[in-house]
Molecule: transfer RNA
Organism: Proteobacteria bacterium SG_bin7
RNA sequence: CGGCGCGUGGCGCAGUCUGGUAGCGCACAUGCUUGGGGUGCAUGUGGUCGCUGGUUCAAAUCCAGUCGCGCCGACCA
Numbered sequence: 001c002g003g004c005g006c007g008u009g010g011c012g013c014a015g016u017c018u019g020g021u022a023g024c025g026c027a028c029a030u031g032c033u034u035g036g037g038g039u040g041c042a043u044g045u046g047g048u049c050g051c052u053g054g055u056u057c058a059a060a061u062c063c064a065g066u067c068g069c070g071c072c073g074a075c076c077a
Base pairs, nucleotide, nucleotide: 001073002072003071004070005069006068007067010026011025012024013023020057028044029043030042031041032040050066051065052064053063054062
């Protein structure tokens, strides 16, 4: 310097191909259950999807740029 992959609640991930209500598990909060705790059950909080811009009625998804992490290659002796 080039190529590829990844970036989405606190954590781990799905959703992207084919644009159309942002989901799952864990965790957390409240309640029930218990003498209390744990387990179990019910309900709920929390993310404008790495960032900027563009296309569109509508973008996590398409396009351009850019940042971070990882892998491969090239260059360099």